[in-house]
Context: one part of a larger RNA
RNA sequence: UGACGGGGGCUCACACAAGCGGUGGAGCAUGUGGAUUAAUUCGAAGCAACGCGAAGAACCUUACCUGGGUUUGACAUGUGCGGAUGCUCUUCCUGAAAGGGAAGUAGGCUGUCUUCGGAUGAAACGUACACAGGUGCUGCACGGCUGUCGUCAGCUCGUGCUGUGAAGUGUCGGGUUAAGUCCCUUAACGAGCGAAACCCCUAUCGUUAGUUGCCAGCGGGUCAUGCCGGGGACUCUAGCGAGACUGCCGGCGUCAAGUCGGAGGAAGGUGGGGACGACGUCAAGUCAUCGUGGCCCUUAUGUCCAGGGUGUCACACGUGCUACAAUGGUCGGUACAGAGCGACGCAAUACCGCGAGGUGGAGCAAAUCGCAGAAAGCCGGCCUAAGUUCGGAUUGGAGUCUGCAACUCGACUCCAUGAAGUUGGAAUCGCUAGUAAUCGCGUAUCAGCCAUGACGCGGUGAAUGUGUUCCUGAGCCUUGUACA
Numbered sequence: 001u002g003a004c005g006g007g008g009g010c011u012c013a014c015a016c017a018a019g020c021g022g023u024g025g026a027g028c029a030u031g032u033g034g035a036u037u038a039a040u041u042c043g044a045a046g047c048a049a050c051g052c053g054a055a056g057a058a059c060c061u062u063a064c065c066u067g068g069g070u071u072u073g074a075c076a077u078g079u080g081c082g083g084a085u086g087c088u089c090u091u092c093c094u095g096a097a098a099g100g101g102a103a104g105u106a107g108g109c110u111g112u113c114u115u116c117g118g119a120u121g122a123a124a125c126g127u128a129c130a131c132a133g134g135u136g137c138u139g140c141a142c143g144g145c146u147g148u149c150g151u152c153a154g155c156u157c158g159u160g161c162u163g164u165g166a167a168g169u170g171u172c173g174g175g176u177u178a179a180g181u182c183c184c185u186u187a188a189c190g191a192g193c194g195a196a197a198c199c200c201c202u203a204u205c206g207u208u209a210g211u212u213g214c215c216a217g218c219g220g221g222u223c224a225u226g227c228c229g230g231g232g233a234c235u236c237u238a239g240c241g242a243g244a245c246u247g248c249c250g251g252c253g254u255c256a257a258g259u260c261g262g263a264g265g266a267a268g269g270u271g272g273g274g275a276c277g278a279c280g281u282c283a284a285g286u287c288a289u290c291g292u293g294g295c296c297c298u299u300a301u302g303u304c305c306a307g308g309g310u311g312u313c314a315c316a317c318g319u320g321c322u323a324c325a326a327u328g329g330u331c332g333g334u335a336c337a338g339a340g341c342g343a344c345g346c347a348a349u350a351c352c353g354c355g356a357g358g359u360g361g362a363g364c365a366a367a368u369c370g371c372a373g374a375a376a377g378c379c380g381g382c383c384u385a386a387g388u389u390c391g392g393a394u395u396g397g398a399g400u401c402u403g404c405a406a407c408u409c410g411a412c413u414c415c416a417u418g419a420a421g422u423u424g425g426a427a428u429c430g431c432u433a434g435u436a437a438u439c440g441c442g443u444a445u446c447a448g449c450c451a452u453g454a455c456g457c458g459g460u461g462a463a464u465g466u467g468u469u470c471c472u473g474a475g476c477c478u479u480g481u482a483c484a
Base pairs, nucleotide, nucleotide: 001484002483003481004480005479007478008477009476010475011474012473013472015468016467019431020430021429022428023427026322027321028320029319030318031317032316033315034313035312042053043052064308065307066306067305068304069303070302073131077130078129079128080127081126082125086109087108088107089104090103091102092101093100094099111120112119113118133297134296136295137294138293142291143290144286145285146284147282149280154193155192156191157190158189159188160169161168162167173184174183175182199274200273201272202271204242205241206240207239208238209237210236214231218229219228220227245268248262249261250260251259252258311450324424328383329382330381331380332379333378334377340371341370342369345364346363350359351358352357390421395416396415397414398413399412400411401410437460438459439458440457441456442455443454
């Protein structure tokens, strides 16, 4: 100087408390361990691995296994040699395919020079060689990227001063703050990286602009609809600007920083949210995104193909979904979003089918057309406490769609079947406001989809706390130490 303490002081955080909803019990989905297997490819491992890499495993993907092929190679560059042999195309044999073998020349592709005989060389092909190739090993050789402490308030430097020195001071102390934020004091005076601000979205208003919106005011028209003329008011859209600064008033405070209350205001003391992550820690993670040193393989650890596997299942754990019901289930009627996506696409009206869907194709590169019915909600009927009109697993049958192909191993529909489950032990998680809870909608990936996942969007919309004794983690000061 640090680290540590079942030492002390001060302070903070959904850390506890107060409250709301869960997990742990059930069924299923998904990931992991284990077991199994020819293979069940590999990685991730307390928090910070386990709906993680994977924002899509039937083939492909695919890295694994079995079997069948291949060896200058599926891919790149160069060199030597060959010769017009080449590519496309057509046919046949063999084969599961990959591949191997054979035949044809009607058509198409092929540069430059040319004496039209040909020559040469680009590309292609064959052959030989340099080499290619490796998701093979090492993340404890690395770059890059990422997680975590932690959006915690810290981490340092120059000069000066103190100390023999390591080092200290500054950065301590008194206040204050979300903050090493600011003020005061002060052997320190300044400065840098962080905090804050600058950036984006959102909340209010103005202005500019109107192929969305409006009968607001006028006219026309319809069963009806901005449907039409027209308008630039409003909503909205998207560019520019205004607005919030403790600016004003009062109390407290060291004539301070600030804090408490109030006014005005759409918004008040960081208005709400996002992006943004200091010095460093964990030899943290990744050689399988990529790049890369070293090592290893080179008729194989490369490469092509078919089939299988990554989907197994006594069991254990994590994360979720659906429930156990009446604040509910079901049937009928009826209302209101936002954000997205659409040409290899979204697909309306209409017709067929109980339905998944099919036929068909208007319109739309989309504020114009479509996906698109939002759902919870509201109104009315039934159910009456029951393993039920709760719950939907499982299984049988019949179908639809995608796709070369749904057996291993897809989703969806209809009929039938109707399991466990009556609120969950010890324990444990999230959340402080448009939050929790609850309700639906969209997108990426994607032929299809195992999505209940991930990331977004809006609808309805609470309770509790104003405390810091305790648990957990963190910061500052101080103290002890046989630790470094």
A computed fold for a 484-nucleotide part of an RNA from an uncultured prokaryote, annotated as small-subunit ribosomal RNA, 3' major domain. The full RNA is in RNAcentral, with records from ENA. Its mean pLDDT, the model's own confidence on a scale to 100, is 82. Rfam family: Bacterial small subunit ribosomal RNA.